[in-house]
Context: one part of a larger RNA
Molecule: large-subunit ribosomal RNA, domain VI
Organism: Candidatus Omnitrophota bacterium
RNA sequence: CGUAGGAUAUUUGAGGAGAGCCGUUUCUAGUACGAGAGGACCGAAACGGACGAACCGACGGUGUUCCAGUUGUCGCGCCAGCGGCAAUGGCUGGGUAGCCGCGUUCGGAAAGGAUAAGUGCUGAAUGCAUCUAAGCACGAAGCCCGCUCCAAGAAUAGAUAUCCCUGAAGACGCCUUGUAGACUACAAGGUUGAUAGGAGCUAUGUGUAAGAGCCGCGAGGCUUUAAGCUUAAGCUUACUAAUCCGUCGUCUGG
Numbered sequence: 001c002g003u004a005g006g007a008u009a010u011u012u013g014a015g016g017a018g019a020g021c022c023g024u025u026u027c028u029a030g031u032a033c034g035a036g037a038g039g040a041c042c043g044a045a046a047c048g049g050a051c052g053a054a055c056c057g058a059c060g061g062u063g064u065u066c067c068a069g070u071u072g073u074c075g076c077g078c079c080a081g082c083g084g085c086a087a088u089g090g091c092u093g094g095g096u097a098g099c100c101g102c103g104u105u106c107g108g109a110a111a112g113g114a115u116a117a118g119u120g121c122u123g124a125a126u127g128c129a130u131c132u133a134a135g136c137a138c139g140a141a142g143c144c145c146g147c148u149c150c151a152a153g154a155a156u157a158g159a160u161a162u163c164c165c166u167g168a169a170g171a172c173g174c175c176u177u178g179u180a181g182a183c184u185a186c187a188a189g190g191u192u193g194a195u196a197g198g199a200g201c202u203a204u205g206u207g208u209a210a211g212a213g214c215c216g217c218g219a220g221g222c223u224u225u226a227a228g229c230u231u232a233a234g235c236u237u238a239c240u241a242a243u244c245c246g247u248c249g250u251c252u253g254g
Base pairs, nucleotide, nucleotide: 001153005164006163007162008161009160010159011158015150016149017148018147021049022048023047024046025045026044027043033038051107052106053105054104055103059101060100061099062098066094067093068092069091070090071086072085073084074083075082076081112144113143118138119137120136121135170248171247172246173245174190175189176188177187178186195241196240197239198237199236200235201234202233205229206228211224212223213222214221215220
């Protein structure tokens, strides 16, 4: 821009994409078969491998600074307490959210249709025979469906419901953002407000802060103290910022 009024929702599915795997054990049954040795078809069940999708409750990672420990050195005048740097967060022990797998859950199917090789029925040409010539029935992990996803620019541009009738319905700009994201788009909001920040409470993590008192010559220990701190989490709260406002949108329809 189109889809002959505009808009908001819900959809049909032409077409396209994905998936499609394999094994072991048991029962049937030590049956059919076979002198024996051996040992089934058909049918049923359980388990597994690889592959794939989704997810993070548990398990396990990461978690560049959430907590703690610690070496060297420098700084904050000194002590104490902190901070910087150390080719990699200096190193080490843990760890929330998120993202993940080594984790969890699920999937391949069943059913149907038309067939291939093949198997048949009826049956002539050819008084017999013959699956084929007319006709009819079966038959595969393959084909078409079935399952999942996309999908009306499917220009044959579809359908349904509702709203609006004029600066209307609605949309955009702008701003706060994230479940989204390269940008855009999408989604949640914009004071009639919990969208983000802050604050409060909680959860979680770390593991008993600083200061002080006591004990010890001291390194240090004990008590105050399950302390202090706590990123991305949950709930609450307008304290801060989403202020104010601008633009588009009107007839081949009713």